[in-house]
RNA sequence: UGGUAGCUCAGUCGGUAGAGCGCCUGCCUGUUAAGCAGAUGGUCAGAAGUUCGAGUCUUCUCC
Numbered sequence: 001u002g003g004u005a006g007c008u009c010a011g012u013c014g015g016u017a018g019a020g021c022g023c024c025u026g027c028c029u030g031u032u033a034a035g036c037a038g039a040u041g042g043u044c045a046g047a048a049g050u051u052c053g054a055g056u057c058u059u060c061u062c063c
Base pairs, nucleotide, nucleotide: 002063003062006021007020008019009018015052022040024038025037026036027035045061046060047059048058049057
């Protein structure tokens, strides 16, 4: 300094977590691929604390 979806990564001043890729289904196509539409997605490394509210602040632990 970093740990957030299967992978790569966002997440602003603390306000109820997203994108791309992937997987699945459908459309399209002579077929695959490509394209289009929809759906699928999370113990935010673990625990505790502060707070009405923590991915975000504080402490400890693990990697």
The RNA shown here (transfer RNA) has 63 nucleotides and comes from a marine eukaryotic metagenome. It matches the Rfam family "tRNA". Its family is annotated with triplet codon-amino acid adaptor activity in the Gene Ontology. The family's RNA type in Rfam is transfer RNA. The prediction has a mean pLDDT of 81.